[in-house]
Context: one part of a larger RNA
RNA sequence: UGACGGGGGCCCGCACAAGCGGUGGAGCAUGUGGUUUAAUUCGAAGCCACGCGAAGAACCUUAGCAGGUCUUGACAUCUUGCGUUAUCCUUAGAGAUAAGGCGUUCCCUUCGGCGACGCAAAGACAGGUGGUGCAUGGUUGUCGUCAGCUGGGGUCGAGAGAUGUUGGGUUAAGUCCCGCACACGAGCGCAACCCUAGUUAGUAGCUGCCAGCAUUAAGUUGGGCACUCUAGUGAGACCCCCGGUGACAAACCGGAGGAAGGUGGGGACGACGUCAGAUCAUCAUGCCCCUUAUGACGUGGGCUACACACGUGUUCCAAUGGACGGUCCAUCGAGUGGCAAGCUCGCGAGAGUAAGAUAAUCUCUUAAACCCGUUGUCAGUUUGGAGUGUAGGCUGCAACUCGCCUACAAGAAGUCGGAAUCGGUAGUAAUCGCGGAUCAGCAUGCGGCGGUGAAUACGUUCCCGGCCCUAGUACA
Numbered sequence: 001u002g003a004c005g006g007g008g009g010c011c012c013g014c015a016c017a018a019g020c021g022g023u024g025g026a027g028c029a030u031g032u033g034g035u036u037u038a039a040u041u042c043g044a045a046g047c048c049a050c051g052c053g054a055a056g057a058a059c060c061u062u063a064g065c066a067g068g069u070c071u072u073g074a075c076a077u078c079u080u081g082c083g084u085u086a087u088c089c090u091u092a093g094a095g096a097u098a099a100g101g102c103g104u105u106c107c108c109u110u111c112g113g114c115g116a117c118g119c120a121a122a123g124a125c126a127g128g129u130g131g132u133g134c135a136u137g138g139u140u141g142u143c144g145u146c147a148g149c150u151g152g153g154g155u156c157g158a159g160a161g162a163u164g165u166u167g168g169g170u171u172a173a174g175u176c177c178c179g180c181a182c183a184c185g186a187g188c189g190c191a192a193c194c195c196u197a198g199u200u201a202g203u204a205g206c207u208g209c210c211a212g213c214a215u216u217a218a219g220u221u222g223g224g225c226a227c228u229c230u231a232g233u234g235a236g237a238c239c240c241c242c243g244g245u246g247a248c249a250a251a252c253c254g255g256a257g258g259a260a261g262g263u264g265g266g267g268a269c270g271a272c273g274u275c276a277g278a279u280c281a282u283c284a285u286g287c288c289c290c291u292u293a294u295g296a297c298g299u300g301g302g303c304u305a306c307a308c309a310c311g312u313g314u315u316c317c318a319a320u321g322g323a324c325g326g327u328c329c330a331u332c333g334a335g336u337g338g339c340a341a342g343c344u345c346g347c348g349a350g351a352g353u354a355a356g357a358u359a360a361u362c363u364c365u366u367a368a369a370c371c372c373g374u375u376g377u378c379a380g381u382u383u384g385g386a387g388u389g390u391a392g393g394c395u396g397c398a399a400c401u402c403g404c405c406u407a408c409a410a411g412a413a414g415u416c417g418g419a420a421u422c423g424g425u426a427g428u429a430a431u432c433g434c435g436g437a438u439c440a441g442c443a444u445g446c447g448g449c450g451g452u453g454a455a456u457a458c459g460u461u462c463c464c465g466g467c468c469c470u471a472g473u474a475c476a
Base pairs, nucleotide, nucleotide: 001476002475003473004472007470008469009468011466012465013464015460016459020423021422022421023420026315027314028313029312030311031310032309033308034306035305042053043052065300066299068297069296070295073125077124078123079121080120081119082118083117084116088101089100090099091098092097106115108113127290128289130288131287132286136284137283138279139278140277141275143273148188149187150186152184154163155162156161167178168177169176194267195266196265199235200234201233203231204230205229208225209224210223213222214221238261241255242254243253244252245251317417321375322374324373325372326371333364334363335362339356342353343352344351345350383414388409389408390407391406392405393404394403430452431451432450433449434448436446
């Protein structure tokens, strides 16, 4: 100087407390461990691995396994020779491939040849999702959006070093004020500048809108751009104003005005560094290793196994419910190898046919919770829907291993969950549905969107994590 303590002081955070809903119990989904296996490819490991890489494993993907194959190679450059490729057909084969057949046709040309492609030969080389993340770059998690981290000359000290950065206040903040050679002036962080929704002005009205005037089945048409809305430019919030507290400061408390009030809400943004954190399997890369194989091709199987254990989710155990019927309110988005109206058929999943829109125009697209009536009093039920049987649909060469959906039948565990443990402070939790990426098909995951919409916070003694100051230390 740090670090540490069941030392002290000060402060903060859904850290506790208060309140709400979960997990831990059941079924299933999914990831992991373990076991099994020819293989169940690899990575991730307390917080910071475990619905994680994977925004989608039937083949492909795919890296693993078994059988079958190739050896200058599936991919690149160079040399030489020969040719014209391509496309199609036959036979054998699981295919990769192998043997033949049809076909005689590339481009430019100074007619020497060049280029492209194919075959053959030889080697230089290719290739490696092989190893090392403890050799690395890049990227990234974490402490933590915590308020810290640091150097310059000056001063002090023999020196390590100190000071500044401590103190009194204050703040979300090393934020600001005051004081202080027990300093001065700075940098990286904080804040602001950026995006977004909330208010408003003028500008612009098609595909949007309709107050008034006509018109219609319908903003449908004429008409209009007032309103809504759209989208580009501006305004607006700064403790500005008033009162109080305070040291006459910084600031804090209350009020006014205002759509919004004290960093207004949300996001992006992550200092010096820590964990030899993660990644050599995104990519790049040193070294090591393989080179008729640790490279390459293809078929089939595997990644989907299953006495078990854990994590994350979903559906539940019902009456604030179930089933049936009726009814009206969104937003964000996507669409030409795609979205598909309408009509017809089907109980249905869907099928057939086919307008429209490259989209404020058309389509996906009927939002669902909600409301009214019904059921009926607590039962394994009109609860719950697993697994099962039968019959179908869709995608796709292909649905057996191993997809999703529909109808009918029958219907398991489960009656609110031990110890323990998690999330949320407001348009939040809880609950309800709707788009999207990936994608032929496959979503209870992920990431967005809107609808309905709470309770509680006395407080900081305690648990956890963190900031600052301080006396101690046999630790570095």
This is a predicted structure of a 476-nucleotide part of an RNA (small-subunit ribosomal RNA, 3' major domain) from an uncultured bacterium. Its mean pLDDT, the model's own confidence on a scale to 100, is 81. The full RNA is in RNAcentral, with records from ENA.